A computed fold for a 72-nucleotide RNA from Candidatus Levybacteria bacterium RIFCSPHIGHO2_02_FULL_42_12, annotated as transfer RNA. The coordinates come from a structure-prediction model, not an experiment, and the mean pLDDT is 84.
RNA sequence: CGGAGACUAGGUCAUCGGUAGACCGCUCGAUUCGGGUUCGAGAGGUACGGGGUUCAAUUCCCCGGUCUCCGA
Numbered sequence: 001c002g003g004a005g006a007c008u009a010g011g012u013c014a015u016c017g018g019u020a021g022a023c024c025g026c027u028c029g030a031u032u033c034g035g036g037u038u039c040g041a042g043a044g045g046u047a048c049g050g051g052g053u054u055c056a057a058u059u060c061c062c063c064g065g066u067c068u069c070c071g072a
Stems, first nucleotide, its partner, number of pairs: 001071007010024004018055001026042005048064005
């Protein structure tokens, strides 16, 4: 320099046009003498940034950023 992929909760990932979920972690409660395990409840994300399309965008398109891979 050229090509491809990824970016969503603290972490790992879903959601492939209709106002975002799971697991782990965290908080509280039950259980226990206490802890762990198990069970129940809860908090936590304006989806990398900016534009465009659309009645409606995490999702489609464009530009930029960061990271990863391949090639030169």
The sequence is in RNAcentral, with records from ENA. NCBI's taxonomy places the organism under Bacteria, Bacteria candidate phyla, Candidatus Levyibacteriota. Its Rfam family is "tRNA". From the family's description: Transfer RNA (tRNA) molecules are approximately 80 nucleotides in length. The same sequence occurs in records of 2 taxa.